[in-house]
Context: one part of a larger RNA
């Protein structure tokens, strides 16, 4: 010097991307407990007090014992060792317990209860198999299979022009086979009639795939534009939210927090390029999730020091 530890004056996060690491707290009894809330919780919230030993007594118990009252007594310290929660607040995401990349990712990913759509009346539908056959199932629509969303609460707007799916269809198109015609006959060839599905055609369908505009003018200060005109489209983004896990410009602007903030929180919001089951918004509880702040605490730091232990190095 390195590994593992112990202690530390004064300060107390000044360290650092970030309190990473360490420290604080800790058992049991009594007390007390805010906001919020799905009224169950949150909650051991937070905060405060007590705790050893000895003597006497009381209550309860069949008893071992348990709970208590009064007095005394020792130490700096009485859960004296071991053991044994630091706490609080704001926001985002995911409802929750759960599952996952054996060997760099445990999460906001997957799943979930729940919602909704589609197929299916049973030798069903779906799946495996060339087939026989088998699974679902010795089940029967309160069932089975498949897709999407993902507790709960408030909701889920407009568009069927395109693509898909479903249904219909007087008519058109529509292959081979079939039938008929074709030179006097036969063959090859040619032509015609009729026709399945499909397509055309007509409708339906968005919790199907998807999509949800532009220009000009306008109110007696100004600004803004309720309103008007016009082009265009299938319809022109409704509610809600919004500088967002989404905002380029951007460190947007205002307020709070700080001595100082590209941070965080609250508002505004013309949203480069949110938006309603590829769900929208809100949400108690939960989380080894992400982020910010406060209290306590500390060798993280100011600024290092001493000691224990182990190995190596060095010196002898």
């Nucleotide at each position: 010097u390195a590994g593992a530890g112990u202690u530390g004056a004064g300060g107390g996060a000044a360290u650092u991307c970030g309190g990473c690491a360490a420290a604080u707290u800790a058992g049991c009894c009594c007390u007390g407990u805010g906001a919020c809330u799905u009224c169950g919780g949150u909650a051991g919230a937070a905060g405060g007090g007590g705790u050893g030993c000895c003597u006497g007594c009381u209550u309860c118990g069949u008893a071992g014992g348990a709970a208590g009252c009064a007095g005394g007594u020792u130490g700096c310290a009485a859960u004296c060792a071991c053991u044994a929660g630091g706490g609080g607040g704001g926001u985002c995401c995911a409802a929750c317990u759960g599952u996952u990349u054996a060997u760099u990712a445990a999460a906001a990913a997957c799943g979930u209860a729940g919602g909704u759509c589609u197929c299916u009346g049973c030798c069903a539908g779906u799946c495996u198999g060339c087939a026989a056959a088998g699974a679902u199932g010795u089940g029967u629509a309160u069932a089975g299979a498949g897709g999407c969303c993902g507790a709960u609460c408030u909701c889920u707007g407009c568009u069927c022009a395109c693509u898909g799916c479903c249904a219909g269809u007087a008519c058109g198109u529509g292959a081979a086979a079939a039938u008929c015609c074709u030179u006097u006959u036969c063959a090859a060839g040619g032509g015609a009639u009729a026709u399945a599905a499909g397509c055309g055609c007509u409708g339906g369908u968005g919790a199907a795939g998807a999509g949800c505009g532009g220009g000009c003018c306008u109110a007696a200060c100004u600004c803004u534009g309720a309103g008007g005109c016009u082009c265009u489209c299938a319809c022109g983004g409704u509610a809600g939210c919004g500088u967002a896990a989404u905002a380029c410009c951007u460190u947007g602007c205002c307020g709070g927090u700080u001595u100082a903030a590209u941070g965080c929180c609250g508002g505004c919001u013309u949203g480069c390029a949110c938006c309603a089951a590829u769900g929208a918004g809100a949400u108690a509880a939960u989380g080894a999730g992400a982020u910010c702040c406060c209290c306590a605490c500390u060798g993280u730091c100011c600024c290092c020091a001493a000691c224990u232990u182990u190995c190596a190095g060095c010196c002898g």